[in-house]
């Protein structure tokens, strides 16, 4: 895009179309094929006429007249009605698609092998007779259907005779034509067959022949689905001769004869299917399809058969059989909707038991007319296509409502309302066609036109994550659900549900099914096969396909022209008609294929001839693990014998099993036997491949080089077929040294059915026979030609030079490497193509299932070859890229290891954490990178936790109203909060003196406050970490299809992506370095509170004083260091050494942390979205807890002592802090501390004595004069308050601990180690922590193998959540499909035999019968026979279903 559709929701009108796709299932009822009286007889009816009879009524002169009406008979008549005879039509029209893979259909031909009613044209005729049968009548059988017998009768019914132009048949002749049988024409003889009448007098019909037209029959070429897991089929089969039969050819049928015919160009068999014009799709080629309309075919309940006829083997005819239904008196009968309606049934699903013959067409008829469920119309259905409407204009207070919101607004939205209009459709009323040519209209009072009237009666469906147009809110919380694919949903869902809004289409919209497209994804147009699926393991050859140069011819292919055909409808174009369109009409164009004729001859083909270049032959050479057979050689292993000799040998990572004092191993000599052939040996050689390796002989294949002559396209490829074919394996017989599946033992290991070791059987070897597979690989089929080169090597040849080798150059044939163009997805290939072409073969079409099952073939077996499906997944795969990773490689770095020093892990204590406990032990942090962490300070507070007592606009913010300034003091209750009572006290600004205002307090109500409640996986900010590692990127250019690469790699060098050199790169950015701070040297300036050399004063002493700036120092500005200089190495960068210098190669330290990683940490520092609580998850208070203690871990302190401890004496810092502060001297206390208060807002005063050190002395190796835990007592200080739960002091007590297992940490120089000191937090303190400061002051680094981490290059990868990755198999459970299976059941098909209906044909026909005088010629019944449907029996084939059990497979 399409649809004969269906389903869901919805539904106003009209036009034109369409409507059982399923059960070719069964059918009630009605209708669908009749007509002709101008073929015929009889009958009925109507009318007329004539005659007779009866006779109502009326009139009456009562005599009669009249005469409706009825009746009998005759005749006539009718465009009246049937049954029957007869004619024509029921073979058309209508339905359906079961069957059919076929001359069924399509297309083009043939019929010289045929037919054709009605119709047309022409020619010639129609004379005269005859006998019947229906109807009818009578009798009769039967329930009925339906008959039977006897009798009568007509014809356009039937039968002879006559006629014969012409016709048929037979015979022979002539001419012409053709295609073999033959055809046409001419003349002749013999023979055979015709006719029908009716009439309205106009005609209509009849017979024969010829022609035409129309319609058919038969035959042929070509085309027409799938399966080879269907490969052989066939006996009337194939052909012939002769017959039969037919309209006609023909094995169509029959007898005989022959043995043929079909088939890989797919026979046979199986499955499926009506075919076509067309339809849908597609750019086309194609693919799919075959409803409606049209052509053909087939069928009519199933099967068989013929009759009639121009035509049938007949839908609404006949006979028979079968199934089913119905009637029945049980004897027997009737029926066939796949005609139109309609019913049941089936189904997801498909309509009215309508009107009319008015039109078109058909049948009959001379016609009128009759019939016509064909047809024309109407009804039902949004089933489809097309058209129209559901209103138009104006209208901002941007109404209300609704949704949302950042609360301002925004959206719905000119939308509505309101105002002004209009009337298409529908409704009402009026008029009113065409269709019809004089009449006739079902549709239909329809189409159409007009009028009045009301915005009234008329909108839904799907979607809104991307594809794909359209977004928000709420609800939900991997639930419910969605889903075409990717995928959404686990608390902020544009993806679920709802709402608002939006998008799309619109009387429809979605969904489902199906087809084509996209799909170049079966590739003709238009694909591939080295690695993605795909080259056969190799050769040889058949069929087939393809094929060198040249001449002539032919004209099959091929090209051109003309012509026929290609039905109509449809598509396309133009025009026209319905108001438009859909729809319809007219014309044109198109339609590849097919037929005929003519022309052409380049190419292909064919025929004939020629050629030598392809191919082959001949001669001469040399090379070779080419093959087969036979023989032969040495080395080595093992074994046996003997000698020498003694304790081990052997084996491994290390061992053990094994072997050995019965003498091994080792060594020497001799012997046996089997197998394999070291060196040579080489991307060397040979072979088709597998493969081939000592030497010699014989037999034998192929290739190569050189040369002449010859043959003359003999060639290439190659489905089948045939052969070869490693290893393993199999069968039979040998052989067996070594090796060695299985097996045994020893090790290894958690285990070790392995790797390693000791043994060892098949086998490996030979002969014969099987097997037929391999990563049988160059993962690359064979052949030929062409397309740059360079460089090896093997074989042969030529040239130059030559004794020769070598060398140089060159031509062939092989075999390698590198590489241009080109090709390739890339990798790569590249004269040995994966390039450019030609030819032929093989093979592929997503992964798994599966190279499996079944079937077939082969095999002794193992198994091989061929080769699916169900089911399942959304991938599987190739090449390359970037990362990450590797018990991969290379290079480099780091206290990473190593070398050292000191620790931790053991003890006690401190602190943190886990765990446990608890009313609570608040919370967070969890490898490195949580654990002396948040916390630079938990007794209350802090505090977030628990218990209890209380508050509810609240402890805090803003707004409103009322009152009061604020504020302060005292008392009561209570644990406090809270509650209650009393008192003091009025301020500031403005003022019209009433009052108002600001700040603050109280009260009330409501908006709201509040939350350390949740989410660090919604976030900001900040931080940790890799890591102060040297990296991370960009622009332009270049390379690559691209990801991406290059730069950034390489060679050096560096602490460094630091620098140099090179380079398709050139530059740049963030990092590195430098700029900043501190320390180290010097200078200038500054000169107090710091300093004091010189001068003066002065003290017990003292920069204490005058003074000084020299020095130190303070703190500001400068200088200095840059590989600058020298030597050496180097292209350079730079490195090594040296000089000078306070400092030397970044001088030392700090600050500084690239792109990013870890959903790393933090909602409890702060901020913040959403969610949650609101008399509580908020707030206040008291008390408790965060300090609990079987245990474990982490980080520290103090130790274990003599390099020490105690005591005494004595020396030297830096950096800090201080007013709610530091606090001196002095005094008191053993001490913590107290009293007191000088000085100091600090280079001035204070904290503040630094300690280790040094000098001296005691202790002498011990649980101690080490160690200080724990405990007792007494105190000090801070603070409302030291019980839980502070620090410190004094006295007493004096635990573990004697240097710490596995393991593990820090540190490379002023570092480690040791020593003290200050600060923040802070009332006090858990500080032994943390952050600073100085003092004393080492050892070691060979080096980069290893451990850890990192950087660079490279390599492999099936990893990318990235190795804490990925992933395999068994087992267990569940589900699904499937193979096998003792069997059981069903279906299809052909075969054999039996039986054999109807019926054609054949035979017979003594019976019946026609004609006839007879002879005789006919017909029928009956009987027999061939064939023959259904049925029965049998043995099979194929297909399917099912099954205990069983096999594997898939998914979870």
């Nucleotide at each position: 895009g399409a649809u004969g559709a269906a389903c869901g929701c919805u539904g106003g009108c009209g036009g034109c179309g369409u409507g059982c796709c399923u059960a070719a299932c069964a059918c009630a009822u009605g209708c669908a094929a009749g007509u002709c009286g101008a073929a015929c007889g009889a009958a009925g009816c109507g009318c007329c006429u004539u005659a007779g009879g009866a006779g109502a009524u009326u009139c009456u002169u009562c005599g009669g007249a009249u005469g409706a009406u009825c009746u009998u008979a005759u005749g006539g008549u009718g465009a009246c009605u049937g049954a029957g005879u007869g004619g024509c039509g029921g073979a058309c029209g209508g339905g359906u698609g079961a069957g059919u893979a076929a001359c069924g259909c399509g297309u083009g031909g043939g019929u010289a092998a045929c037919c054709u009613g009605c119709c047309c044209u022409g020619u010639a005729c129609a004379g005269g007779g005859g006998g019947a049968c229906a109807a009818c009548a009578g009798c009769u059988a039967g329930a009925a259907a339906u008959g039977g017998c006897u009798g009568c009768u007509a014809a356009u019914a039937c039968c002879g005779c006559a006629u014969a132009a012409g016709c048929g048949c037979a015979c022979a002749g002539g001419a012409a034509g053709a295609c073999a049988u033959c055809u046409u024409c001419c003349a002749g003889u013999g023979u055979g067959a015709a006719a029908a009448a009716c009439u309205c007098c106009g005609g209509u019909g009849g017979u024969a022949c010829a022609g035409g037209a129309u319609g058919g029959g038969c035959c042929c070429g070509c085309g027409u689905c799938u399966g080879a897991u269907u490969a052989g089929c066939u006996u009337g089969u194939u052909g012939g001769c002769g017959g039969g039969g037919u309209a006609a050819c023909g094995g169509c049928c029959c007898a005989c004869c022959a043995a043929g015919g079909c088939g890989a160009c797919g026979a046979u068999c199986a499955g499926u299917a009506g075919c076509c014009g067309g339809u849908c799709u597609g750019a086309g080629a194609g693919g799919a399809u075959g409803a409606a309309c049209g052509g053909c075919c087939a069928c009519a309940u199933u099967g068989g058969a013929a009759c009639u006829g121009a035509g049938a083997c007949a839908c609404g005819g006949u006979c028979c059989a079968a199934a089913c239904u119905c009637c029945u008196a049980c004897g027997g009968g009737a029926g066939g909707c796949a005609g139109c309606a309609g019913u049941g049934g089936g189904g997801a699903a498909u309509a009215u038991u309508g009107c009319a013959c008015a039109a078109u067409g058909g049948g009959g008829g001379g016609a009128a007319c009759c019939c016509u469920g064909a047809u024309g119309c109407a009804g039902c259905a949004a089933c489809g296509c097309c058209g129209c409407g559901u209103g138009a204009g104006u209208g901002a207070a941007g109404a209300a409502g609704u949704a949302u919101u950042u609360c301002g607004g925004u959206a719905u939205g000119u939308a509505a309302a309101g105002c002004u209009c209009u009337a298409u459709c529908a409704g009402c009323a009026g008029g009113g066609a065409a269709g019809a040519u004089a009449a006739u209209g079902a549709c239909g009072g329809u189409a159409c036109c007009u009028g009045a009237c009301u915005a009234a009666g008329a909108a839904g469906c799907c979607c809104c994550a991307g594809c794909u147009a359209a977004c928000u809110a709420c609800g939900u919380g991997c639930c419910a659900g969605c889903a075409g694919c990717u995928g959404c949903g686990g608390u902020a869902a544009u993806a679920c549900g709802u709402a608002g809004g939006g998008g799309g289409c619109g009387a429809g919209c979605g969904u489902u099914g199906u087809c084509c497209g996209g799909a170049a994804u079966c590739a003709c147009u238009g694909g591939g096969c080295g690695u993605a699926a795909a080259g056969g393991g190799c050769g040889u050859c058949u069929a087939g396909g393809c094929g060198g140069c040249u001449u002539a011819g032919u004209a099959a292919g091929c090209g051109g022209a003309a012509u026929g055909u290609g039905a109509a409808a449809g598509c396309c174009c133009a025009g026209g008609g319905c108001u438009c369109a859909a729809c319809c009409c007219u014309g044109g164009a198109a339609a590849g294929c097919c037929g005929u004729u003519c022309c052409g001859a380049a190419c292909u083909a064919c025929u004939a001839g020629g050629c030598u270049u392809g191919a082959g032959u001949u001669c001469g050479g040399g090379a070779g693990a080419g093959g087969g057979c036979a023989g032969u050689g040495g080395a080595a292993u093992u074994c046996c014998c003997g000698g020498u000799g003694u304790a081990g040998c052997g084996g491994u990572g290390a061992a053990a099993u094994g072997u050995u004092u019965a003498g091994a191993u080792a060594u020497c000599g001799g012997g046996a036997g089997g197998a394999a052939c070291a060196c040579c040996a080489g991307u060397g050689g040979c072979g088709a491949a597998g493969g081939c390796g000592g030497c010699u002989g014989c037999c034998u294949g192929g290739a190569c080089c050189g040369a002449u002559a010859c043959u003359g396209a003999c060639g290439c490829u190659g489905a089948a077929g045939c052969g070869c074919g490693a290893a393993a394996g199999c069968c039979a017989g040998g052989g067996u040294a070594g090796c060695g599946a299985a097996c045994g033992g020893g090790a290894u290991u958690a285990g070790a059915u392995g790797c390693c070791c000791c043994g060892g059987u098949a086998g490996u070897c030979c002969u014969g026979g099987c097997c037929g597979u391999a990563a049988a690989c160059u993962a690359u089929g064979a052949a030929c030609a062409c397309u740059a080169g360079g460089u090896g090597u093997u074989g042969g040849g030529g040239g130059c030079a030559u004794c020769a080798a070598c060398c140089c150059u060159u031509c062939c044939a092989g075999u390698g490497c590198c590489g241009a163009a080109g090709c390739u997805a890339a990798c790569g290939c590249a004269u040995u193509a994966a390039g450019u072409g030609u030819u032929c073969c093989g093979c592929c079409u997503g992964g798994g299932g599966a190279g499996u099952a079944c079937g077939g073939c082969c095999g002794c077996a193992a198994g091989g070859c061929u080769a699916a499906a169900a089911c399942u997944c959304a991938a599987a795969g190739g090449a390359a890229u970037u990362g990450a990773c590797g018990g991969g490689g290379c290079c480099c770095c780091g206290c990473a290891c190593a070398a050292g020093c000191g620790g931790u892990g053991g003890a006690g204590c401190a602190u943190g954490u886990u765990g446990c406990u608890u009313a609570a032990u608040u919370c967070g942090a969890c490898g490195c990178a949580a654990c002396g962490c948040g916390a630079a300070g938990a007794a209350c507070c802090u505090u977030a936790c628990c218990a209890g007592g209380c508050c509810u606009u609240g402890a805090c913010a803003u707004g409103u109203a009322g009152g009061g300034a604020a504020u302060c003091c005292u008392c009561c209750c209570g644990a406090a909060a809270c509650g209650g009572a009393g008192g003091a006290g009025u301020g500031c600004c403005c003022u019209u003196c009433g009052g108002g205002g600001a700040a603050c307090c109280c009260u009330a109500a409501c908006a709201c406050a509040g939350g350390u409640g949740g989410u660090g996986c919604a976030u900001g900010g900040c931080u940790g970490u890799c890591g102060u590692c040297a990296g991370c990127u960009c622009g332009u250019g270049u390379c690559g299809u691209g990801a991406g690469a290059u730069g950034u790699u390489g060679g050096g060098u560096u602490a460094a992506g630091u620098c140099c050199c090179g380079c398709a790169a050139c530059g740049a950015g963030c990092g590195c370095a430098a700029c900043c701070c501190u320390c180290g040297u010097c200078g200038a300036c500054u000169g107090u509170u710091g300093c004091c050399a010189g001068c003066g004063g002065g003290u017990a002493a003292a920069g204490c004083c005058g003074g000084g700036g020299a020095c130190u120092c303070u703190g500001u500005c400068g200088a200095a260091a840059c590989u600058g200089c020298c030597c050496g190495a180097g292209c350079a960068a730079u490195c090594g050494g040296g000089a000078g210098g306070a400092a030397g190669g970044u001088g030392a330290g700090g600050a500084u942390g690239a792109c990013g990683u870890c959903a790393a940490g933090u909602c409890a520092g702060c901020a913040u979205g959403c969610c949650c609580c609101u008399u509580a998850u908020g707030g206040c208070c008291u008390g408790g807890g965060c300090u609990g203690c079987a245990a474990a871990c982490a980080u520290g302190c103090u130790a274990c002592a003599a390099u020490g401890g105690g005591c005494g004496g004595u020396a030297c810092a830096a950096a800090g802090g201080g007013c709610a502060g530091c606090g001196a001297g002095a005094c008191c206390g053993c001490g913590a501390g107290g009293u007191g208060g000088a000085g100091c807002c600090a280079a001035u005063c204070c904290c503040a004595c630094a300690a280790a050190g040094c000098c001296g002395u005691c202790c002498u190796c011990a649980g101690u004069u080490c160690g200080g835990a724990u405990u007792g007592a007494a105190g000090u200080c801070u603070g409302c308050a030291a019980c839980u739960c502070g620090a410190c002091u004094u006295c007493a007590u004096g635990a573990a601990g004697g240097u710490g297992g596995a393991a593990u940490c820090g540190c490379u120089a002023g570092u480690a180690a040791c020593c003290g000191u200050a600060g923040a937090u802070c009332a006090g303190c858990a500080a032994c922590g943390c952050u600073g400061c100085g003092g004393u002051g080492a050892a070691u680094a060979c080096g980069u193998u290893c451990c850890c981490g990192g950087g660079g290059c490279u390599u492999g990868u099936a990893c990318a959540c990235a190795c804490c990755g990925c992933c395999c198999g068994u087992c267990a459970c569940a589900u699904c499909a499937u193979g096998g299976a003792a069997g059981c059941c069903g279906g299809c098909u052909a075969c054999a035999c039996c039986c054999g209906a109807a019926g054609u044909c054949c035979g017979u026909g003594c019976g019946c019968u026609g004609c006839g005088a007879a002879a005789g010629c006919g017909g029928c019944a009956g009987c027999g026979g061939c064939c023959g449907a259904a049925g029965g029996u049998g043995a099979a084939u194929c297909c399917g279903g099912u099954a205990a059990c069983u096999g594997g497979g898939a998914u979870g």
The RNA shown here (small-subunit ribosomal RNA) has 1452 nucleotides and comes from an uncultured bacterium.
It matches the Rfam family "Bacterial small subunit ribosomal RNA".